[in-house]
Context: one part of a larger RNA
RNA sequence: GGUGUCUGGUGGAUGCCUUGGAUCUUAUAGGCGACGAAAGACGUGAUAGGCUGCGAUAAGCCACGGGGAGGUGCCGAAUAACCUUCGAUCCGUGGACCUCUGAAUGGGGAAACCCGGUACUAUGAAGUAGUAUCAUUGCGGCGUAAGCCGUUAAAGCAAACCCGGAGAACUGAAACAUCUAAGUACCCGGAGGAAGAGAAAACAAAAGUGAUUCCGCAAGUAGUGGCGAGCGAACGCGGAAUAGCCCAAACCUUGUUGGUUACGGCCAACAGGGGGUUGUAGGACUACAAUGUGGACUGUGAAUAGAAAGUGGAAGGUUUUGGAAAAAACCGUCAUAGAGGGUGAUAGCCCCGUACACGAAUUUUAUUUGCUACCUAGUAGUAUCCUGAGUACCACGGGGUCGGAGACGCCUUGUGGGAAUUUGCCGGCACCAUCCGGUAAGGCUAAAUACUUAUAAGAUACCGAUAGCGAACCAGUACUGUGAAGGAAAGGCGAAAAGAACCUUGAACAAAGGAGUGAAAUAGAACCUGAAACCAGACACUUACAAGCAGUUGGAGUCCUUCUACGGAGGGAUGACAGCGUGCCUUUUGCAUAAUGAGCCUACGAGUUACUCCUCACUAGCAAGGUUAAUUGCGUUAACGCAAGUCAGCCGAAGCGAAAGCAAGUCUUAACUGGGCGUAUAGUUAGUGGGGGUAGACGCGAAACUUUGUGAUCUACCCAUGGUCAGGAUGAAGUUCUGGUAACACAGGAUGGAGGUCCGAACUGGUGAACGUUGAAAAGUUCUCGGAUGAACUGUGGGUAGGGGUGAAAGGCUAAUCAAACUGAGAGAUAGCUCGUACUCCCCGAAAUGUUUUUAGGAACAGCCUCAAUUGAAUUGUCGUAGAGGUAGAGCUACUGAUUGGGCUAGGGGGCUUCAUCGCCUACCGAACCCUGACAAACUCCGAAUGCUACGACAUGUGAUUGGGAGUGAGUCUCUGGGCGCCAAGGUCCUGGGACGAGAGGCAAACAAACCAGACCAUCAGCUAAGGUCCCAAAAUGUAUAUUAAGUUGCAUCUAACGAGGUUCGACUGCACUGACAGCCAGGAUGUUUGCUUGGAAGCAGCCAUUCAUUUAAAGAGUGCGUAACAGCUCACUGGUCGAGCGGUUGGGCGUGGAAGAUAAACGGGCAUAAAAUAUACUACCGAAGCUAUGGACUAUGCAUUUAAUGCAUUAGUGGUAGGGGAGCAUUCCAGCGGCGCUGAAGGUUUACUGUUAGGUAAGCUGGAGCUUCUGGAAAAGAAAAUGUAGGCAUAAGUAACGAUAAUGCAGGCAAGAAACCUGCACACCGAUAGACUAAGGUUUCCUGAACAACGUUAAUCGAUUCAGGGUUAGUCGGGGCCUAAGGCGAGUCCGAAUGGAUAAGUCGAUGGAUAAUUGGUUAAUAUUCCAAUACUGGCUUUAUUGCGAUGGGGUGACGGAGUAGUGAAAGGUAUGCCUCCUGACGGAAUAGGAGGUUAAAAAGCAAAGGUAUACGACCGGUAGGCAAAUCCGCCGGUUGUGCUGAAGCCGAUAGUACUGUGAGCCUUCGGGCAAGCAGAUAAUUACCCUAAUCAGACUUCCAAGAAAAACCUCUAAGCUUCAGAUAACAGCCACCCGUACCGCAAACCGACACAGGUAGUCAAGGAGAGUAUCCUGAGGUGCUC
Repeated sequence: GGUGUCUGGUGGAUGCCUUGGAUCUUAUAGGCGACGAAAGACGUGAUAGGCUGCGAUAAGCCACGGGGAGGUGCCGAAUAACCUUCGAUCCGUGGACCUCUGAAUGGGGAAACCCGGUACUAUGAAGUAGUAUCAUUGCGGCGUAAGCCGUUAAAGCAAACCCGGAGAACUGAAACAUCUAAGUACCCGGAGGAAGAGAAAACAAAAGUGAUUCCGCAAGUAGUGGCGAGCGAACGCGGAAUAGCCCAAACCUUGUUGGUUACGGCCAACAGGGGGUUGUAGGACUACAAUGUGGACUGUGAAUAGAAAGUGGAAGGUUUUGGAAAAAACCGUCAUAGAGGGUGAUAGCCCCGUACACGAAUUUUAUUUGCUACCUAGUAGUAUCCUGAGUACCACGGGGUCGGAGACGCCUUGUGGGAAUUUGCCGGCACCAUCCGGUAAGGCUAAAUACUUAUAAGAUACCGAUAGCGAACCAGUACUGUGAAGGAAAGGCGAAAAGAACCUUGAACAAAGGAGUGAAAUAGAACCUGAAACCAGACACUUACAAGCAGUUGGAGUCCUUCUACGGAGGGAUGACAGCGUGCCUUUUGCAUAAUGAGCCUACGAGUUACUCCUCACUAGCAAGGUUAAUUGCGUUAACGCAAGUCAGCCGAAGCGAAAGCAAGUCUUAACUGGGCGUAUAGUUAGUGGGGGUAGACGCGAAACUUUGUGAUCUACCCAUGGUCAGGAUGAAGUUCUGGUAACACAGGAUGGAGGUCCGAACUGGUGAACGUUGAAAAGUUCUCGGAUGAACUGUGGGUAGGGGUGAAAGGCUAAUCAAACUGAGAGAUAGCUCGUACUCCCCGAAAUGUUUUUAGGAACAGCCUCAAUUGAAUUGUCGUAGAGGUAGAGCUACUGAUUGGGCUAGGGGGCUUCAUCGCCUACCGAACCCUGACAAACUCCGAAUGCUACGACAUGUGAUUGGGAGUGAGUCUCUGGGCGCCAAGGUCCUGGGACGAGAGGCAAACAAACCAGACCAUCAGCUAAGGUCCCAAAAUGUAUAUUAAGUUGCAUCUAACGAGGUUCGACUGCACUGACAGCCAGGAUGUUUGCUUGGAAGCAGCCAUUCAUUUAAAGAGUGCGUAACAGCUCACUGGUCGAGCGGUUGGGCGUGGAAGAUAAACGGGCAUAAAAUAUACUACCGAAGCUAUGGACUAUGCAUUUAAUGCAUUAGUGGUAGGGGAGCAUUCCAGCGGCGCUGAAGGUUUACUGUUAGGUAAGCUGGAGCUUCUGGAAAAGAAAAUGUAGGCAUAAGUAACGAUAAUGCAGGCAAGAAACCUGCACACCGAUAGACUAAGGUUUCCUGAACAACGUUAAUCGAUUCAGGGUUAGUCGGGGCCUAAGGCGAGUCCGAAUGGAUAAGUCGAUGGAUAAUUGGUUAAUAUUCCAAUACUGGCUUUAUUGCGAUGGGGUGACGGAGUAGUGAAAGGUAUGCCUCCUGACGGAAUAGGAGGUUAAAAAGCAAAGGUAUACGACCGGUAGGCAAAUCCGCCGGUUGUGCUGAAGCCGAUAGUACUGUGAGCCUUCGGGCAAGCAGAUAAUUACCCUAAUCAGACUUCCAAGAAAAACCUCUAAGCUUCAGAUAACAGCCACCCGUACCGCAAACCGACACAGGUAGUCAAGGAGAGUAUCCUGAGGUGCUC
């Protein structure tokens, strides 16, 4: 380390529970709001954080009613203080109060805040406070108008339902455009409890109905439709509910005004009253008649029944168990009450309740009814009048309807035309006629219908904490986001807190151990049960020479244990060693694959539901019939049952035809002897199941499209208003001087200070490199680099918004998102694509092919599978018989085509010849023919095998048809025959087999497809196949005969061409005892150096040939070597010796070279040689899940028995993916009959037994209250995988890291504990910042005390942490009470489907303008705020004087860039002087050195360096302009002055301050600290440097020509002139609201962090230096939390 057992931890599954949800039913209610809503902010309690309640009368006040003993709400107790039988708390009804915001309404605004007007009150005034009131629009009234008055009118909010305006896209059509989705979603306007519609210019059809709405049918019909996808009525019938009316006009009349008049009237317009309301036309009018009925209800009574509090309400005890009785037992009892809940386990009789009965001062609802307001009626006559006008209608263009422009009616209307008047007009699906129906162009109308935010009472074969609402719990919370918006997790002690007194350990209020409570504490608050992953400890066995899916089979040893007749028989743990053995899922032809998915565990997680849609099967009812729908009635009942609805309707009983039509037939045709479709009868309704359709339709998954909104705090550009840029350099124009020119020009010197000029900090950018890459940082750091007066950078406030913006343009940016942002919705878009899809057993079992396809990874039909029914051998095999055929083969003087060699030869070419011919020759080409050889998929004179057809026999047990359900339509290897290819491919395409696929077993080392062989189960039985038998490793070291020597064998694969006296066996042939072959001895000569050639060539450079001849036993005009040429050595050939076989050619077997790769690494290894190799033959054995044997299970079939299953059979069978069929197990809930349970249910855990499986049963322990058999029913009904969801736990790993390398060390202190805290001393770092101030932003982080669990990247005594307490003081600072810019809003106005858009007046809006305070001191924490002193601003009172007066006029306010010179006693610095103190080894003095100080504000007045002369004033006169006026301004003219502005300085000032000395007293850790008081009055108003203060709104220069308004001054108008107002002055009084702490280059802001990033402005010391560069220092601050 492993395995096992036990005990724990962690964790929070499971079981049980339920306060909360889900879905419905019935009833109520269907709104609230200017009488201030909904929603909030802030308050309110004795103490008070949150929730609830309430509102300054604040967990409440008053009255009435109920009720009757305890109360002061909840989390959530305790204490205090109170209330209450003189009736509290509590409940109901009515009233009072009701801060601020919000429609928000006096004005404004950044919601919960700021600022006002008027009247009154408080105080003498100012000021301040209080009460009331003050918006807009509509309508009404008055008014000429401006305007005034009145108004219980509107506005805003709220879930769905409703009407209207406007109106998508995804999607479907397998693409897409008409079409669809869909008039849906979304947006907008409006209303009500319902809305809308509605009393025929309607339907219909020769008959009729009689407003509308809704339900069931009609009907998926008629239609419409790229006649595609789809869309889809009406008439009529059955029901629910029922209800009808009013105006305009004619006519009569009243009032007002106007016109006209013969003054009698008449006419017109407007307003009102009466009248009148329709199709059988009606009404007016004329003539008669009538006084009632009904209603949809204005007000007010009454009665009855409810609602909003309540009251009464029957009946039980004992014993046993137990912690507890409601359990069990025994004996009772009530019931118009046995619904339900609670009580220490399960209660009719214990409690609350329940059935039933009763009850209201007040408020309120319904019904009935009385009175009342309001409305409502006839007959006849028919001359005249009335009966809805830019209307009907027509044309063109749209929309609606079932109707998509169609033959298109009807309704509606944008444009243009444009009637009639009852003898009229409209309609009846183009149009015309007849006929019929109706009476438009005005209006109202209940019920039946839709919905549920809410209230009350209930229900459920709904959920039970990952479920059910997102939310059982303080949830639309925490948290995220600029915002729209998004959006969690989280339940349980116990009956009762009896919630652990006390003791011990410990620093401890941590924790642990005892003790105690309790039935139980392993129920202890991290609390019921307490699974798994994961982490430990104890014990037993095992493991240190041994390699792999980790198991399985066998099994030694050791340990524990049961029984025992002590012989032994079992059980359990471990597992040395050995055999075999490459996970699961998915996807694939094929996966251990190095192809996908999963870290592990637990919970959740996918074929469902609806539909009088279609179809099939089964079951049931009825049957030529079957069956109801809506609805209604009844029944204790929401869902149910029964009945009605039976002359609604549907299906069927008759078909055929395009139809008229005919009909057991009909159509076709002129007509069928025909042909097509029918006729031979079974259906229908319901339930269940299979499949389809329409719906999201098995689950998860896009990129996208559309629509409404939200975003310019990032960034782009723009607008307005502010700010910033150390220092150095260069030296344009212009000017001036000199020279120069006729004059210019030009040159030079000065001056001058230009520039998208140069160098270079801040600032801004981001060139190169490195680092970083689970970072310090979701873009940075370090070094380096570009720009740095400009098209520069930057702050604040604004504008532009998604097919839009913005863009010096990169498709860049538009909040870490951009070739179209983000959020919600349509929406579960669609996905021919990928992934995943959950228990068991039994039977059968595929396909990867054909045709077609915008089709090829999809689909349709066919093929192949399965189930049911029917048929009944119709199937298949072998043999035989009879057939058709043109393949393999073969053949070709048998065709077509191609073709070798030869012969013969027509013809042609060439040569010779001729004047020309004739002719001859030809090793040239060559038809035809002959001989010979040989070829063909598209040749055949021929021609099999196999296959196919038919019949017969034998075997087999199939086949076909109809119907339900599929899957498959990627195939792969091997063998045969072929095509393509290279007779390449593990290639590709066909044919025919086999296998894999979907097939295990044996063999081939391993090895889907090769060989053998098809696995129902068991067996320590047997026989075989392929293949094997030396060992690994079962079986022959078998027999016989050969071969091989190469480890060939023994896999490059049956590797080659080619090579070789390897070896062996044949065939043929030659030589050989007359002596072969080989060896040895000897010869190998002569003509001749043959000839030619040659310098030479003599056998042997080369050429030629009668390569000849002679001698010989034999000897080439020469086989090699050799020479310059000869020579020389050899060979052929011959003789001798030897003495038996020796050669050649050719064929076969085995072997050999050819033969090159990375481990030894290509027999599986060891190894094997008369074999363990190879060949042949033979025998024996081994060898599989094959076959057999024995036993068993199941299926099918047959038979038998009997009535649902059993038995028998030597009958057959049982591999299986996709897939079909059958039968079961388990889970949750319901019903019924039963049963179990505190003497212990469910759940958990372990063991045993049992079933073929899913599973079941029992026992022990735990647990502590429910569970369930059986028979049926209903489903949120079974997980290992979806890069699944959530939680928990591992792994890496005690590993990386601990966030700037500016740095720490020592001593002391506090403390349980100190590297980090405090103090001190050293050291180090920053010092244009790491110092100080301040805006934004944050929002208590500030200070003090206490604490250290968590937070702090370590520790912590410390902290920006936790707890408690404290802290922010203003007339003058900033903002408001003042002003305006960009821009916003905007009564009115203009425009627009709606919401809305634009904008004048006005009103908001700083980043700008205006505007009055300084010094010192003080606190733990504030100070221009408090205190001291000294000032100023505005107002009031008072006094005096008298031209004041504005929302109007004028002036002023009032403005750019750059550059330069000056001033300067500012600040600051340096130096020196002076004052005080300190240091000095020892002691004093001087000197020396060091430290501190040597100082000073605002204000008022005086005044001054400098600047300015076209500057600044003063006065007079005129005046046509300044919208009116003006004494003002402007303009014109004249006179005259030197002023004007202005830092500094003086004063303030005796600061009694700093400082020095002394020092009561207090505190103390004994070191010291704090300190009132007293004393001293003390030292520069020195020099220098320098400047961006100031003067200054200066001056110069340039071109790009550089806010507004108010305050302020002045002028008058109206008006006032005893007031008011103005001016002046002493004194007194008054002076509001908000901010003010702290951080603020950062640990407090923006970046998820105590984050190396970002963040506007101000101050700016010394040495060196041009400098704010850089280095070192000061003040001050730090050492960066291991």
Predicted 3D model of a 1682-nucleotide part of an RNA (large-subunit ribosomal RNA, half A) from a Bacteroidota bacterium. The sequence was found in a public genome assembly. Rfam family: Bacterial large subunit ribosomal RNA.